[in-house]
Molecule: transfer RNA
Organism: Caldisericia bacterium
RNA sequence: CGGGGUGUAGGAAAGUGGUAAUCCGCUUGCUUCGGGAGCAAGAAAUCGCAGGUCCGAAUCCUGUCACCCCGA
Numbered sequence: 001c002g003g004g005g006u007g008u009a010g011g012a013a014a015g016u017g018g019u020a021a022u023c024c025g026c027u028u029g030c031u032u033c034g035g036g037a038g039c040a041a042g043a044a045a046u047c048g049c050a051g052g053u054c055c056g057a058a059u060c061c062u063g064u065c066a067c068c069c070c071g072a
């Protein structure tokens, strides 16, 4: 320098155009002498960043950043 992959709650991880699931963790309550386990309820991600297309974008397009792989 060229090509490819990944980037989504505190951590992991789905989603492939119609406003983001799940697991762990966290909060509250029940239970317990207390803790743990269990049960119930709840909060937390506008999707790396900036633009574009579209009635509508995590998803498609362009640029860019970080990390990883391959080539030179």
Stems, first nucleotide, its partner, number of pairs: 001071007010024003018055001026042005048064005